[in-house]
RNA sequence: CUCUUAUCCAGAGUGGUGGAGGGAACGGCCCGACGAAGCCCGGCAACCGGCGGAUGACCCCGUCCGCGCGGUGCCAAUUCCGGCAGCGGCGACGCCGCUGAGAGAUGAGAG
Numbered sequence: 001c002u003c004u005u006a007u008c009c010a011g012a013g014u015g016g017u018g019g020a021g022g023g024a025a026c027g028g029c030c031c032g033a034c035g036a037a038g039c040c041c042g043g044c045a046a047c048c049g050g051c052g053g054a055u056g057a058c059c060c061c062g063u064c065c066g067c068g069c070g071g072u073g074c075c076a077a078u079u080c081c082g083g084c085a086g087c088g089g090c091g092a093c094g095c096c097g098c099u100g101a102g103a104g105a106u107g108a109g110a111g
Base pairs, nucleotide, nucleotide: 001111002110003109004108005107006106007105008104013041015040016039017038021031022030023029026082027081028080042075043074044073047071048070049069050067051066052065053064054063055062056061079103084100085099086098087097088096089095090094
């Protein structure tokens, strides 16, 4: 980098450092000197592993629950919103709602 698969309306700081950017890209709309990114600490969550418990009569294994020890991940706004398609609504050539796709992110596995 590509493929497969699961998840993406919950949750997480009045800390230190740093010093102007950040929210993937594009269009919007936002956040930011009342301090952005990055780094450290802290925290959240429970995808994979591990450990413990329940259960399928036992082991393996599966399912469920717990811990949060190891590996990731995450900590403004639904993935901040939109684009493409379908359906529906509305004094209506655009706006609104719902569903899906696409794109993206993360985990696990494969090449």
The RNA shown here (SAM riboswitch aptamer (S box leader)) has 111 nucleotides and comes from Sphaerobacter sp. The organism belongs to Sphaerobacter, within Bacteria. The sequence was found by an Rfam model in a public genome assembly. The prediction has a mean pLDDT of 86. Rfam family: SAM riboswitch aptamer (S box leader). Gene Ontology term of the family: regulation of gene expression.